[in-house]
Context: one part of a larger RNA
Molecule: large-subunit ribosomal RNA, domain I
Organism: Bacillota bacterium
RNA sequence: AGCGCAAGGGGAAUGCCUUGGCAUCAGGAGCCGAUGAAGGACGUGACAAGCUGCGAUAAGCUUCGGGGAGCGGCACAUACGCUACGAUCCGGAGAUUUCCGAAUGGGGAAACCCGGCACGGCAAUACCGUGUCAACGUGUACUGAAUACAUAGGUGCACGUGGGGAACCGCCUGAACUGAAACAUCUAAGUAGGGCGAGGAAAAGAAAUCAACCGAGAUUCCGCUAGUAGUGGCGAGCGAACGCGGAGUAGGCCAAACCAGGAGUUCUUCGGAAUUCCUGGGGUUCGGACUCACAUAAGUGCUGUAAGUCUAGUCGAAGGGCAUGGGAAGGCCCACCACAGAGAGUGAAAGUCUCGUAGGCGAAAGAUGAAACAGCAUGGUGAGUAUCCAGAGUACCGCCGGACACGUGAAACCCGGUGGGAAGACGGGGGGACCACCCUCCAAGCCUAAAUACUACCUGAUGACCGAUAGAGGAGAAGUACCGUGAGGGAAAGGUGAAAAGCACCCCGGGAGGGGAGUGAAAGAGAACCUGAAACCUUGUGCUU
Numbered sequence: 001a002g003c004g005c006a007a008g009g010g011g012a013a014u015g016c017c018u019u020g021g022c023a024u025c026a027g028g029a030g031c032c033g034a035u036g037a038a039g040g041a042c043g044u045g046a047c048a049a050g051c052u053g054c055g056a057u058a059a060g061c062u063u064c065g066g067g068g069a070g071c072g073g074c075a076c077a078u079a080c081g082c083u084a085c086g087a088u089c090c091g092g093a094g095a096u097u098u099c100c101g102a103a104u105g106g107g108g109a110a111a112c113c114c115g116g117c118a119c120g121g122c123a124a125u126a127c128c129g130u131g132u133c134a135a136c137g138u139g140u141a142c143u144g145a146a147u148a149c150a151u152a153g154g155u156g157c158a159c160g161u162g163g164g165g166a167a168c169c170g171c172c173u174g175a176a177c178u179g180a181a182a183c184a185u186c187u188a189a190g191u192a193g194g195g196c197g198a199g200g201a202a203a204a205g206a207a208a209u210c211a212a213c214c215g216a217g218a219u220u221c222c223g224c225u226a227g228u229a230g231u232g233g234c235g236a237g238c239g240a241a242c243g244c245g246g247a248g249u250a251g252g253c254c255a256a257a258c259c260a261g262g263a264g265u266u267c268u269u270c271g272g273a274a275u276u277c278c279u280g281g282g283g284u285u286c287g288g289a290c291u292c293a294c295a296u297a298a299g300u301g302c303u304g305u306a307a308g309u310c311u312a313g314u315c316g317a318a319g320g321g322c323a324u325g326g327g328a329a330g331g332c333c334c335a336c337c338a339c340a341g342a343g344a345g346u347g348a349a350a351g352u353c354u355c356g357u358a359g360g361c362g363a364a365a366g367a368u369g370a371a372a373c374a375g376c377a378u379g380g381u382g383a384g385u386a387u388c389c390a391g392a393g394u395a396c397c398g399c400c401g402g403a404c405a406c407g408u409g410a411a412a413c414c415c416g417g418u419g420g421g422a423a424g425a426c427g428g429g430g431g432g433a434c435c436a437c438c439c440u441c442c443a444a445g446c447c448u449a450a451a452u453a454c455u456a457c458c459u460g461a462u463g464a465c466c467g468a469u470a471g472a473g474g475a476g477a478a479g480u481a482c483c484g485u486g487a488g489g490g491a492a493a494g495g496u497g498a499a500a501a502g503c504a505c506c507c508c509g510g511g512a513g514g515g516g517a518g519u520g521a522a523a524g525a526g527a528a529c530c531u532g533a534a535a536c537c538u539u540g541u542g543c544u545u
Stems, first nucleotide, its partner, number of pairs: 001544009015530001016495002020466002022463007029455002031164002039100003042055003046078001050074002061094006070082003105114003115133007135161009168199001169197005179186001183233001209216002220247005230238002251447003254391001258281010287389003290384005299378007308368004313361003319334004335352002337341001343355003396420007406432001427442005482489002502529001505516004
């Protein structure tokens, strides 16, 4: 030195564990904000660095309920306190709520600086405290230039807006990689990205719709129709509708004609006439006004009441013994409950020990609340058809685009730009160029629940989901430490024991550490703490050289 054997060091794998994650289902909830949000800064404790809570009333204040013996958060020590005159704790309502932040008196390098006005403290014009003072929009009142009336502008008051939000929604804008086995039309895709806006949903929605000579009867979503008909360098691809079956159902209001009132303007024979606007009635496609006849309802909307539900809780059956063991829930023996033998915990494996479970009960306060009831408001039917009304720079047409499953095509229908530009219900649109007949509907105004989408958030349940290199990046002060000028990137790190019983005391040592003693079932569980593999490093010993 090598190879064995034995014993250690080192190291953290493995096993076991789970406080944390992941996913799904069901239910709930679904906006917050100038009454100052979301998110922060700084404070706040007897001692207080971090987290949590809270806000100069600062781990808290008041009140109403629950609860019933301990309590002063994580956080295990000391000190000092609180509590049956009911604390701590849980729930409802309220008070307080510094500074920044839309941030809004002005400024500003966020959490800072500097003001005006009114009131109060004060001897005080010093200083301090409280309140108030942004902009824009709409309405309204008063003022008011150039410039006579007027208008612009100004001032006051009232109301609103502003910013944030995981995804979902609407509108505007809008790629490329890619596919076409290259690539240009095409595709990807109206996707990603950007902007604006709204709500708990949004959007759409009450036929100028379809259909086919039969008829249907708003919208939305699902299953079919159907990968069909089509479209397409007829390539790659794209891809309906009619109709059927379901979910869910709900229909309304204006403009106008006409009537009444008011305010202007023009004309005037001062009697009035014409016309415009405003307000109220009327009215809305089974058209209406108008004329006539009858009638006073069904229903609808709002507000209130409110069973139930949610936000604390509460009652809740039934077991003992023996031995082993550190410890019994395991073993043995004899019992009991069960609308409860789901589950978790307890010194090993518990229906009957604890918490629970099945099944019941419960709210002063707040929230929600279908139907029902009450009040208020609104609200009718038929006949006649002469006259009047029924959404105009609109429909439609040319050109150019877009969107429709449909790429310009025979290309309708729908939307936009641009240039033209109707009719007036005896009218107009549609039925895939266009024309006729026929059928059907009534544009150019508005609103509308449900079925549908999503899950930041709350509750419950579940898992051939993970078990610390996994599962979230994060089971520990984690979006922390750290890196970066910045946008941004982004860790590592779990386990003593049943209980700290966390080793009094003695010895060696400066200490670290160790040896005794003691605790404990175990210290070869001693905090560098469960188990403790391998690499690697030693000690002893055998053999070989």